Small-subunit ribosomal RNA, 5' domain from an uncultured prokaryote, 521 nucleotides, folded computationally. Rfam family: Bacterial small subunit ribosomal RNA. Clan: SSU clan. Gene Ontology terms of the family: ribosome and structural constituent of ribosome. The full RNA is in RNAcentral, with records from ENA.
[in-house]
Context: one part of a larger RNA
RNA sequence: GAUUGAACGCUGGCGGUAUGCUUAACACAUGCAAGUCGAACGGUAACAGGCCUUCGGGCGCUGACGAGUGGCGGACGGGUGCGUAACGCGUAGGAAUCUGCCGAUUAGUGGGGGACAACGUGGGGAAACUCACGCUAAUACCGCAUACGCCCCAAGGGGGAAAGCGGGGGACCUUCGGGCCUCGCGCUAUGAGAUGAGCCUGCGUGGGAUUAGCUAGUUGGUAGGGUAAAGGCCUACCAAGGCGACGAUCCCUAGCUGGUCUGAGAGGACGAUCAGCCACACUGGGACUGAGACACGGCCCAGACUCCUACGGGAGGCAGCAGUGGGGAAUAUUGGACAAUGGGCGAAAGCCUGCUCCAGCAAUACCGCGUGUGUGAAGAAGGCCUGAGGGUUGUAAAGCACUUUCAAUAGAGACGAAAAGCCUAGGGUUAAUAACUCUGGGUCUUGCUUAACCUAUAGAAGAAGCACCGGCUAACUCCGUGCCAGCAGCCGCGGUAAUACGGAGGGUGUAAGCGUUAAUC
Numbered sequence: 001g002a003u004u005g006a007a008c009g010c011u012g013g014c015g016g017u018a019u020g021c022u023u024a025a026c027a028c029a030u031g032c033a034a035g036u037c038g039a040a041c042g043g044u045a046a047c048a049g050g051c052c053u054u055c056g057g058g059c060g061c062u063g064a065c066g067a068g069u070g071g072c073g074g075a076c077g078g079g080u081g082c083g084u085a086a087c088g089c090g091u092a093g094g095a096a097u098c099u100g101c102c103g104a105u106u107a108g109u110g111g112g113g114g115a116c117a118a119c120g121u122g123g124g125g126a127a128a129c130u131c132a133c134g135c136u137a138a139u140a141c142c143g144c145a146u147a148c149g150c151c152c153c154a155a156g157g158g159g160g161a162a163a164g165c166g167g168g169g170g171a172c173c174u175u176c177g178g179g180c181c182u183c184g185c186g187c188u189a190u191g192a193g194a195u196g197a198g199c200c201u202g203c204g205u206g207g208g209a210u211u212a213g214c215u216a217g218u219u220g221g222u223a224g225g226g227u228a229a230a231g232g233c234c235u236a237c238c239a240a241g242g243c244g245a246c247g248a249u250c251c252c253u254a255g256c257u258g259g260u261c262u263g264a265g266a267g268g269a270c271g272a273u274c275a276g277c278c279a280c281a282c283u284g285g286g287a288c289u290g291a292g293a294c295a296c297g298g299c300c301c302a303g304a305c306u307c308c309u310a311c312g313g314g315a316g317g318c319a320g321c322a323g324u325g326g327g328g329a330a331u332a333u334u335g336g337a338c339a340a341u342g343g344g345c346g347a348a349a350g351c352c353u354g355c356u357c358c359a360g361c362a363a364u365a366c367c368g369c370g371u372g373u374g375u376g377a378a379g380a381a382g383g384c385c386u387g388a389g390g391g392u393u394g395u396a397a398a399g400c401a402c403u404u405u406c407a408a409u410a411g412a413g414a415c416g417a418a419a420a421g422c423c424u425a426g427g428g429u430u431a432a433u434a435a436c437u438c439u440g441g442g443u444c445u446u447g448c449u450u451a452a453c454c455u456a457u458a459g460a461a462g463a464a465g466c467a468c469c470g471g472c473u474a475a476c477u478c479c480g481u482g483c484c485a486g487c488a489g490c491c492g493c494g495g496u497a498a499u500a501c502g503g504a505g506g507g508u509g510u511a512a513g514c515g516u517u518a519a520u521c
Base pairs, nucleotide, nucleotide: 001521002520003519004518006517007516008515009514010513013369014368015367016366017365018364019362020361021327026325027324028323030322031321032320035072036071037070040069041068043065044064047063048062049061050059051058052057079280080279081278088205089204090203091202092201093200094199097197098196102193106189107188108187109186110144112142113141119134120133121132122131123130124129150159151158152157164185165184166183167182168181169180172179173178206252207251208250213243214242215241218240219239220238221237222236223235224234225233255277256276257275258274259270260269261268262267282303283302284301285300286299305316306315307314308313333359335358336357337356342353343352344351345350372402373401374400375399382393383392384391385390406462408457409456410455411454416448421443422442423441424440425439426438427437428436465510466509467508468507469506470491471490472489476505477504478503479502480501486493487492
């Protein structure tokens, strides 16, 4: 000099854009953060409508829908950096793998069965909850049939699947439910794709030798098991190997990277925000489900802690967003909206979304603007200095003439919004002018928002501090003090004329900031 996720002191007008627990991975009150689907199912607790009614009520009939069965999603998104010196990360490669949803291909989607919730009845418990019996549906579950691909094989053969739901409809049939036709969404099997993930390897990736030896599943082989998959990954047997001064082992420290800061560069230091990867979710361990987890807001066990209890037993996990206590020099609101982007579910409408987008707080940082402009010598008054003449503050002020940014008040007012829905024209599909779908036109709804930008009104009106002035280092005098009080980054000042302490006048630097402290180059 540059820099900072800074803090402290003094001061503080406005706006834009960023950033904001670096400490206790300390403990957490409260609310919210993951639901959705009735176009899978039996149904009807609530609301609204309709129908019937003996006016008590009844009927799932319709819109819908609590709880339940079932499906998909809770493995993403969000947080933190404890652990980890490691194939964890970075980079370059590899072969022995899996992959829901998605796009495309091929072949199917036939016929049956038995349950379990909800519900009803009865019981236990303070509660959490739970037991017995009985009824019932399905895209839940299980067989049978079929099998182009598929799997196993001794190549003869053997094995293995599915589920329906919704819209529309001219003939024909009908037990009046529908069949049937068609469209859409699903379902099953299989191989390839895309995406995502698992595994292996070369090289690189801190400090300590005041750590020199380390290792028995250890190193390799055979056989078997296990996994989606190679492999001591695991087991049995056999052999005695494997690593190490090119630093093994041990100890300390640490998430890694793109990058950030600095520097002419080489390098050094760092790894906040943003992005990629990894690890973790009260502590330790474990598996279940699933395409995917050994799962932050799932389960089980153990532990510590907190809470409830009828003492028998139960409940909990903010390193999600806010917020509280604590720690600390120190770090924000228990805000709004799903309008946009994105995500989950759904055919869709839509619902959910503390992701996100906005708003609030903070000079924390960067950038921009303002606090007036011109004129004005009687060089006013006052202050300070003085050699007492004067000098300086100083065109500074006053005065005169202007301007009105920003702030204030009033008005007007975009971009970000396009889609979806509804109406309509044409094309596709179809037996069909219906339904569905694609393209075009029209229409409607939607947040931030008292926003940006613009116009008008009034008046210089509402807006300057901070540090320094001995040398380094830009800037000097007076008074007070008298090795005292004090200053200080280094040299050093202060013991009676201190440009170095304290005050004043003046000056220098910088400016909504200025200094100090800490830290890095």